[in-house]
Context: one part of a larger RNA
RNA sequence: UGACGGGGGCCCGCACAAGCGGAGGAGCAUGUGGUUUAAUUCGAUGAUACGCGAGGAACCUUACCCGGACUCGAAUGUUAGUGACGGAUAUUGAAAGAUAUCUUCCCGCGAGGGCACGAAACAAGGUGCUGCAUGGCUGUCGUCAGCUCGUGCCGUGAGGUGUCGGGUUAAGUCCCUAAACGAGCGCAACCCCUACGUUUAGUUGCCAUCAGGUAAAGCUGGGCACUCUAUACGAACUGCCUGUGUAAACAGAGAGGAAGGUGGGGAUGACGUCAAGUCAUCAUGGCCCUUACGUCCGGGGCUACACACAUGCUACAAUGGCCGAUACAGAGGGCAGCGAGCUAGCGAUAGUAAGCGAAUCUCGAAAAUCGGUCUCAGUUCGGAUUGAAGUCUGCAACUCGACUUCAUGAAGCUGGAUUCGCUAGUAAUCGUGUAUCAGCAAUGACACGGUGAAUACGUUCCCGGGCCUUGUACA
Numbered sequence: 001u002g003a004c005g006g007g008g009g010c011c012c013g014c015a016c017a018a019g020c021g022g023a024g025g026a027g028c029a030u031g032u033g034g035u036u037u038a039a040u041u042c043g044a045u046g047a048u049a050c051g052c053g054a055g056g057a058a059c060c061u062u063a064c065c066c067g068g069a070c071u072c073g074a075a076u077g078u079u080a081g082u083g084a085c086g087g088a089u090a091u092u093g094a095a096a097g098a099u100a101u102c103u104u105c106c107c108g109c110g111a112g113g114g115c116a117c118g119a120a121a122c123a124a125g126g127u128g129c130u131g132c133a134u135g136g137c138u139g140u141c142g143u144c145a146g147c148u149c150g151u152g153c154c155g156u157g158a159g160g161u162g163u164c165g166g167g168u169u170a171a172g173u174c175c176c177u178a179a180a181c182g183a184g185c186g187c188a189a190c191c192c193c194u195a196c197g198u199u200u201a202g203u204u205g206c207c208a209u210c211a212g213g214u215a216a217a218g219c220u221g222g223g224c225a226c227u228c229u230a231u232a233c234g235a236a237c238u239g240c241c242u243g244u245g246u247a248a249a250c251a252g253a254g255a256g257g258a259a260g261g262u263g264g265g266g267a268u269g270a271c272g273u274c275a276a277g278u279c280a281u282c283a284u285g286g287c288c289c290u291u292a293c294g295u296c297c298g299g300g301g302c303u304a305c306a307c308a309c310a311u312g313c314u315a316c317a318a319u320g321g322c323c324g325a326u327a328c329a330g331a332g333g334g335c336a337g338c339g340a341g342c343u344a345g346c347g348a349u350a351g352u353a354a355g356c357g358a359a360u361c362u363c364g365a366a367a368a369u370c371g372g373u374c375u376c377a378g379u380u381c382g383g384a385u386u387g388a389a390g391u392c393u394g395c396a397a398c399u400c401g402a403c404u405u406c407a408u409g410a411a412g413c414u415g416g417a418u419u420c421g422c423u424a425g426u427a428a429u430c431g432u433g434u435a436u437c438a439g440c441a442a443u444g445a446c447a448c449g450g451u452g453a454a455u456a457c458g459u460u461c462c463c464g465g466g467c468c469u470u471g472u473a474c475a
Stems, first nucleotide, its partner, number of pairs: 001475002003472003007469007015459002019422005026314008034305002042053002064300007076123004081117003086103007105114003125289002128287003134283002136278003139274001141272001146185006152161003165176003191266004196234003200230003205224003210221003237260001240254001241252004316415001320374006332363003337356002341352004381412001386407007428451007
């Protein structure tokens, strides 16, 4: 100087407490361990691995296993050679491939160029090892308020001071004092979204007034008032008032205001820590393989299953289930696409087909509301499992897809110890969309809106963190 303490002081955080809803019990989905296997490819492992890499494992992917093949090789470049490339056919084969036969150049006057083939050679190739050789990227402490420097001063020196102290703040935020005076990286602000208004602009959006029109409808003329869209500005700064205070600032059910004290959210992650993670995104040193640890193909596996854990979904019901009627979003996607409407089918879907590269057409809510029924039961709860018949995608659904219909109708009556999330448009609950994608194992991830709470006395305690101080046989 740090680190540590079941030392002290001060302070903060859904850290506890106060609440609400979950997990832990059941069934299933997904991941992991274990076991099994020819293979169940590899990585991730307290917090910071385990719906993680994977934002799509039937083939492909694919790295694994079995078998069949290739050896300058699956791709690209250079050099000389050949002349086509390609097309058709046959044999063999699971395919990859192998063999054989027929046919056959283009551009240019030319030089030459294009394209392909086999041979030779050089550069190949490796998801093989080392993340403890590395770059880059990432997690975590932590959006915590810290981490440093120049000059000066103090100290023999390591170093200290500044950065401490008294206040204050979300903040090393600001103020005052002070051997310090300044500065940098962080904090905050500048950026984006959202909440209010103004300007400009009205089509594909809107419809107050006028006219036409319909069963109805901005449907049409017309208009840009309004909503909205998207552009540029304004607006909030403790600015004003009162009180406290030297000040910074704090308090106020204060005024005004759409918004009030960081208005709400996002992006943004200092010096560093964990030899944290990644050589399998990529790049790369070294090592290793080179008729194989490279490459192609068929099939299988990654989907196994006495079990254990993690994350979820669905439930156990009446604040509910079922049937009928009926209303209201936002954000996205769409041409090898979205597909209205009509027809067929109980349905998944099929047939036909308008419109739309989309503020124009299209994909499109549910909970809620109204009416009826069920009356507490393993049930009209719950839907696992299984049987049968189908639909769709795709060369192909056996291993191993999703969906539909009929039948079947398991466990489960609120879950031990323990444990997780959340402070407001939040939790809870209800649907919607997108990426990936032929299809889909999505109950996942990431977004979007609808309905919409309870509680916080307080900081003794648990956990994590910050500052000062103290002890130390630790570095």
Overview
A computed fold for a 475-nucleotide part of an RNA from an uncultured Bacteroidota bacterium, annotated as small-subunit ribosomal RNA, 3' major domain. Its mean pLDDT, the model's own confidence on a scale to 100, is 81. The full RNA is in RNAcentral, with records from Greengenes. It matches the Rfam family "Bacterial small subunit ribosomal RNA". Its family is annotated with ribosome and structural constituent of ribosome in the Gene Ontology.